[in-house]
RNA sequence: AUUGUAACGACGCCUAAAUCUAGUAUAAUGUAGAUGCGGGGGAACCGAGUUUUCAGGGGCGAAUUUUUCACGAAUAGGACACUUCCAAGUCCGAGCCCGUCAGCUAACCUCGUCGGCAUGUGGGAGGGAAUGA
Numbered sequence: 001a002u003u004g005u006a007a008c009g010a011c012g013c014c015u016a017a018a019u020c021u022a023g024u025a026u027a028a029u030g031u032a033g034a035u036g037c038g039g040g041g042g043a044a045c046c047g048a049g050u051u052u053u054c055a056g057g058g059g060c061g062a063a064u065u066u067u068u069c070a071c072g073a074a075u076a077g078g079a080c081a082c083u084u085c086c087a088a089g090u091c092c093g094a095g096c097c098c099g100u101c102a103g104c105u106a107a108c109c110u111c112g113u114c115g116g117c118a119u120g121u122g123g124g125a126g127g128g129a130a131u132g133a
Stems, first nucleotide, its partner, number of pairs: 012117003018035005036113006046103001056101001057098004065074003077092004082126006
């Protein structure tokens, strides 16, 4: 000096998944509440109308669909440092839950607030912050 790995930190990324307050007392990575954000159920009107254990149906999520004996290959869709548009590039395209039951849905009721990462492209428009005068 270069490359790789690991740890810590800063600035950050995916996701609704963040902030504040309280009291408890050595069990505490626990508990409760509030705010914010997110999900589900639930009238009228509207829509639907073959359900009887059968082709069951439904929900969260971007994660659906096609093809292959399989391995795989594609794909709707989704993510990438303020927002948006254009171009380029890289990646994801899973998993889980309810339990025979749920269209929409005001009032109302109810639930969650986990987990996983390590990035940096260019241009136009708009906005924000800091510093100086």